About this RNA: Predicted 3D model of a 1477-nucleotide RNA (small-subunit ribosomal RNA) from an uncultured prokaryote. Model confidence (mean pLDDT): 85 of 100. Rfam family: Bacterial small subunit ribosomal RNA.

RNA sequence: CGAUUAGAGUUUGAUCAUGGCUCAGAAUCAACGCUGGCGGCGCGCUUAACACAUGCAAGUCGCACGAGAAAGGGGGCAACCCUGAGUAAAGUGGCGCACGGGUGAGUAACACGUGGGUAUCUACCUUUUUGUGGGGAAUAACUUGGGGAAACCCGAGCUAAUACCGCAUAAGCUCGAGAGAGGAAAGCCGAAGGGCGCCGGAGGAGGGGCCCGCGGCUGAUUAGCUUGUUGGUGAGGUAAUGGCUCACCAAGGCUUCGAUCGGUAGCCGGCCUGAGAGGGCACACGGCCACACUGGCACUGAGACACGGGCCAGACUCCUACGGGAGGCAGCAGUGGGGAAUCUUGCACAAUGGGGGAAACCCUGAUGCAGCGACGCCGCGUGAGCGAUGAAGCCCCUCGGGGUGUAAAGCUCUUUCAGUGGGAACGAUAAUGACGGUACCCACAGAAGAAGGUGCGGCUAACUACGUGCCAGCAGCCGCGGUAAUACGUAGGCACCAAGCGUUGUUCGGAUUUACUGGGCGUAAAGAGUGUGUAGGCGGUUCUGUAAGUUUGGUGUGAAAUCUCCCGGCUCAACUGGGAGGGUGCGCCGAAAACUGCAAAGCUUGAGCAUGGGAGAGGGAAGCGGAAUUCCUGGUGUAGCGGUGAAAUGCGUAGAUAUCAGGAGGAACACCGGCGGUGUAGACGGCUUCCUGGACCAUUGCUGACGCUGAGACACGAAAGCGUGGGGAGCAAACAGGAUUAGAUACCCUGGUAGUCCACGCCCUAAACGAUGCAUACUUGGUGUAGGCGCUUCAGUGUGUCUGUGCCGUAGCUAACGCGUUAAGUAUGCCGCCUGGGGAGUACGGUCGCAAGGCUGAAACUCAAAGGAAUUGACGGGGGCCCGCACAAGCGGUGGAGCAUGUGGUUCAAUUCGACGCAACGCGAAGAACCUUACCUGGGCUCGAACGGCUGUUGACAUCCCGUGGAAACAUGGGGUUUCCUUCGGGAACUCCAGUAGAGGUGCUGCAUGGCUGUCGUCAGCUCGUGUCGUGAGAUGUUGGGUUAAGUCCCGCAACGAGCGCAACCCUCGUCCUGUGUUGCCAUCAUUAAGUUGGGCACUCACAGGAGACCGCCAGCGACAAGCUGGAGGAAGGUGGGGACGACGUCAAGUCAUCAUGGCCUUUAUGUCCAGGGCUACACACGUGCUACAAUGGCCGGUACAACGGGUUGCUAAACCGCGAGGUGGAGCUAAUCCCACAAAGCCGGCCUCAGUUCGGAUUGCAGGCUGCAACUCGCCUGCAUGAAGCUGGAAUCGCUAGUAAUGGCGCAUCAGAACGGCGCCGUGAAUACGUUCCCGGGCCUUGUACACACCGCCCGUCACAUCACGAAAGUGGAUUGUACUAGAAAUCCGUGGGCUAACCUUCGGGAGGCAGCGGCUUACGGUAUGAUUCAUAAUUGGGGUGAAGUCGUAACAAGGUAACCAAUCGUGGAUACAAU
Repeated sequence: CGAUUAGAGUUUGAUCAUGGCUCAGAAUCAACGCUGGCGGCGCGCUUAACACAUGCAAGUCGCACGAGAAAGGGGGCAACCCUGAGUAAAGUGGCGCACGGGUGAGUAACACGUGGGUAUCUACCUUUUUGUGGGGAAUAACUUGGGGAAACCCGAGCUAAUACCGCAUAAGCUCGAGAGAGGAAAGCCGAAGGGCGCCGGAGGAGGGGCCCGCGGCUGAUUAGCUUGUUGGUGAGGUAAUGGCUCACCAAGGCUUCGAUCGGUAGCCGGCCUGAGAGGGCACACGGCCACACUGGCACUGAGACACGGGCCAGACUCCUACGGGAGGCAGCAGUGGGGAAUCUUGCACAAUGGGGGAAACCCUGAUGCAGCGACGCCGCGUGAGCGAUGAAGCCCCUCGGGGUGUAAAGCUCUUUCAGUGGGAACGAUAAUGACGGUACCCACAGAAGAAGGUGCGGCUAACUACGUGCCAGCAGCCGCGGUAAUACGUAGGCACCAAGCGUUGUUCGGAUUUACUGGGCGUAAAGAGUGUGUAGGCGGUUCUGUAAGUUUGGUGUGAAAUCUCCCGGCUCAACUGGGAGGGUGCGCCGAAAACUGCAAAGCUUGAGCAUGGGAGAGGGAAGCGGAAUUCCUGGUGUAGCGGUGAAAUGCGUAGAUAUCAGGAGGAACACCGGCGGUGUAGACGGCUUCCUGGACCAUUGCUGACGCUGAGACACGAAAGCGUGGGGAGCAAACAGGAUUAGAUACCCUGGUAGUCCACGCCCUAAACGAUGCAUACUUGGUGUAGGCGCUUCAGUGUGUCUGUGCCGUAGCUAACGCGUUAAGUAUGCCGCCUGGGGAGUACGGUCGCAAGGCUGAAACUCAAAGGAAUUGACGGGGGCCCGCACAAGCGGUGGAGCAUGUGGUUCAAUUCGACGCAACGCGAAGAACCUUACCUGGGCUCGAACGGCUGUUGACAUCCCGUGGAAACAUGGGGUUUCCUUCGGGAACUCCAGUAGAGGUGCUGCAUGGCUGUCGUCAGCUCGUGUCGUGAGAUGUUGGGUUAAGUCCCGCAACGAGCGCAACCCUCGUCCUGUGUUGCCAUCAUUAAGUUGGGCACUCACAGGAGACCGCCAGCGACAAGCUGGAGGAAGGUGGGGACGACGUCAAGUCAUCAUGGCCUUUAUGUCCAGGGCUACACACGUGCUACAAUGGCCGGUACAACGGGUUGCUAAACCGCGAGGUGGAGCUAAUCCCACAAAGCCGGCCUCAGUUCGGAUUGCAGGCUGCAACUCGCCUGCAUGAAGCUGGAAUCGCUAGUAAUGGCGCAUCAGAACGGCGCCGUGAAUACGUUCCCGGGCCUUGUACACACCGCCCGUCACAUCACGAAAGUGGAUUGUACUAGAAAUCCGUGGGCUAACCUUCGGGAGGCAGCGGCUUACGGUAUGAUUCAUAAUUGGGGUGAAGUCGUAACAAGGUAACCAAUCGUGGAUACAAU
């Protein structure tokens, strides 16, 4: 330069931030489910380093040596000969067997990687050089004897060599300072040249051995380890250094930069992931190491302490004649076992490579190939084109249509792959091909043989129907499912991949969620309670030097493979060949000298010292003082005191409390006193004295970086508590008593012990807080205060400065709150700490403590959150302001009685259904005897009781008449009657019957809905646009000061405007005017019994239209405003009274039974018709009413005054009858005309005289009346008789503020009849409101909150039940390991070697040497004893987690009803409470 870095879901009502969980990606030695055409290239026991049947995997050489068959073939009568053949097999000998192949158990180590080093070895190969003379003694095979079941062994005899042994010779070899000494060999083949060998030496290459620097796991709940240990000297040993081994000497060595111990693990190149830095992994390929049934040991050899060699021990398996033997697949196949899981007992040495051989050749489960497995990667195919306003089927549907879908069919083509047939390689340039008749090529037939898996709520691409109904099930997270499920199951459709697709496991990523790159710690997890200080880390300023760090140039190395780029080969790709790059690392040689380090010399500003000052509850000790409480003594004095919300316990007539005097004793120090001072923190407060620490200011003399921080360590450390001894006034856990309470182990009260105090010694924790580590520097300001100093002023006045301590705030920071020169700003240095919540500061271990307990400090399991700040609401037994018949002040009721009515409950065949706090209960119902009616019983009908469509059919239908059965409905029989139009073809309407789609349903769901309604509430609120502020939710506006009935209005204001509400507009009542006067009215005139009539329209009244009221006027108050108070005028005065009118919304409020309606259910019944019954039941409970209890009354008589209304299926007059209800009667009236219709209370007069009455009228009897088809269940009214309860109503509770309450009557709707209910009307007509403390409801502002389903909220703990994991526990059983002792196989070494003994020497006697044997050191498996660590298990036990509806309380969240919390201590069913800080 270039390339590269993506997020989402989930805590909340919403927001921001913190923080965890989860997902999308890539990968895999994989496995599982469903499915499966072909080929290429790879890969294939991750578990039991568990056990292994069978075969094969290392032999070869006759050109080192001796000996040497047989079968077969030929010949021969045969014996036998030739051949086979000097072959096979065996032996001696040589080389190989230490390679190749397997595995990863062990190993935390110089094992590995990387870079160095050297005191060393190296067969075969290679270069070079010298030599190869002459002798000797044995031994296997073989023969023979013997033992043994076998394996095999023993004795005797013969024999060869490139086997073995001397002698000679010898160096550039070895030893030695030197002199000198030591010191080898093998031959074989060839006709021959010659070849192959052999011995000694020196090199090379390749390969080893050993040593060193650096690098790479985990635990400190492992802190000390070590005696051959560390070093030296000497010796031994080795190829070689070295305590490698031994003797002696010294006392060292390692370790917080983590020794030792425990756990885990083969290491690397690399592989996976990642933007990278990193993280994870170690399977295949390659390098190294280790191992070969387990443990030990050596032998041979160039090389081993040896996978397919040996010895011993052990476990296991096998054979056995029981005496004894044999074996080791972690080689290739294969078997069993284990496991979720991993292949053929294949072919070939053709190639590559290896061993032997001179070679031919032999051997080679190395290797090359094939087989099995979708295990992975890569490639290909399962067809291509045309083909409908679009078949069928299936699915959906608003029934119109849409989808599958050019998809299919059909037509026209093609033939890759597979199939069949034929040809046919490269790999080998001569021979030799397992693969293989394979790759490849050609031909043939035919779309023919070849598609599935998963998903479709969001994340995340893709939607509908049906079924199911918190069931069945799904689910990675959030979460779906309780009758309309895009989330379960199925179907159709769609989406994504594709010979695969999903799931599960694992790794990295996302996760900046361990943060080097790249995080944090005031409140989210996180600053140690405070200091002193060790190691360590970091460190002012100048100069000189150095070159360790650093930077840079060169060079060596960083194996190959892998990776990147380029170019090639398989048709492409995977795969593979070649070249280049990269490989961040290490070594070496140079260069530079800024910075860091180091060395040396300086400096003064950091730090310290000195001198002079003043301030201070700084610390320790001793002494002193007054006030107060209590107690004691005495005096005065008398009945109470004390205490509380109220009381009681308690004290007091034995004299208290109160008061006066005196005395005793202990503790604490009022006022001063102050967000004042001092101290590191904890903390420190009367006064005086003594001892003593630190800070500050001023001066600028001295030292010369002496500094900062600080793991461990050490010291201090409130209160409570502990130990010993004192002391003890007040206070006061525990405890006792009294209250409170459902209880009260508490809060309140009366007492009261530890303790509080002192001395000494422990404890070591606190919300030990500024929830803010220490140090240094820098960065606008304002204003207080404490101490000092300078300058200044009349003045401790003003000002400057240093140190400390507060407040407010700029920039900046922060998630926000907030911090802000005393930083939470900007930087540096060092330390401590954090990594989701719970479990848990718990368990275990360690350590400290007398104890209590402290410090250190997990895991299993469980949840998807926990937590912070801020926002909007809601709520508070928080605060402020304000309103309402909310309270208060009044009047009258309810609750008691009887009755009426509704409801619950109960009952019943049924007592139909709905409504349930206010806001259900005289409610739906403005009226259940039948009907209504929905309920029950019984009897009927089934296209149906009603509506309409279609098809066929009848002909009128309906109606009418007569029968039968019946309770009726209905069933059944008979009789009569035939519409309209017409072009005469027929058509239209109606109708019976049959059929069909369907009708019907007061069946379910008001939690699927519309509509309507209730309620907060006629409360004053609810919102929007733009702007502004805030990261954001949101805020502002709408808050504030006034005012109002009101978000009503005014003023102010980062807001300016607007909408729905309020008000007004509408109706009605109150005054006046105008118009119109009949059925209304009558002042005047006439008339009558009477506004009856004439007349009139003035009045009343009626109807219509207007006027009037607006704080308009005046005064005061107020801000000159809005407005308020008062007044005038007025019929009415501050919204004049009343009504209609009900914002955004709340209550899943009410209604599917007014109606409408989705879905579901039902169809000879859940439909429909009929009769009877029920809704009217009755031990009881509640609501709403009526009538009363009487004298403000009752009864009797007389008498006065209304309004709203209604009336032809009706109201009904007069008159007559009846005590009465009522009857007869029928005038009038479709109504301002007639009728209902007499209003009643009132007034006048009389009686009653306080009594269950002349009150009250229930109940019951008798007799009647009315309506109606019908009053039995079950109506209303009347008369006579009867004459119940009840004498003013407990707790509690309701209405009402003026024409109101109370009281009196009247009318109407419904209705055949049936109101004490409902809706209206008029008459009579009050009392009271000081006021807002309290109860209830509401509005605004503010505050707290752990609530948001919003306090009917949330939530804590015990107990009980179920279940899970963990701890303790008498013990029990394993694994690993330390120490001590014992024992001691094989084996090396050492000693010995009396027995045995070929080579050499010999004087022939023997010697040298060797061997067996024996002894010793070391030592494996063992044994005994005693520890340690760890795992499993255990009667019982402890707490913990989890679990829709269990028990007890109510601790916390609001002042949570005693503010809460932290630590310690005491007590207690529990949450907890109490005292002290």
Description:
The sequence is in RNAcentral, with records from ENA.